[in-house]
About this RNA
Predicted 3D model of a 74-nucleotide RNA (transfer RNA) from a Candidatus Bathyarchaeia archaeon. The source organism's lineage runs through Archaea, Thermoproteati, Candidatus Bathyarchaeota and Bathyarchaeia (SeqCode). Rfam family: tRNA. Rfam's curators write: Transfer RNA (tRNA) molecules are approximately 80 nucleotides in length. Its family is annotated with triplet codon-amino acid adaptor activity in the Gene Ontology. The RNAcentral record of the sequence draws on ENA.

């Protein structure tokens, strides 16, 4: 230098096919329970969907460029 794959909550991860309200688990906070803690039950907060543009009525999703990480080729 070239090719392929990946980037979504604090962590891990679904959402792809077919663009149409971003979800789960763990963790965190509150309440219940307990003498207390843990477990368990209920509720809640937390997301510029890596960055910049484009297409579209509408983009996590489609297109282009870039950044970072992984693998391969030279």
């Nucleotide at each position: 230098g070239g090719g392929c794959c990946g980037a979504u909550a604090g962590u891990c991860u679904a959402g792809c096919u077919u663009g149409g309200u971003g979800g789960a688990a763990c963790g965190c906070c509150g309440c219940g329970u307990u003498c207390a803690c843990a477990c368990c039950g209920c509720g809640g907060a937390g997301g510029u969907c890596g960055c910049c543009g484009g297409u579209u009525c509408a983009a996590g999703u489609c297109c282009g460029g870039c950044u970072c990480g992984g693998c391969c080729c030279a």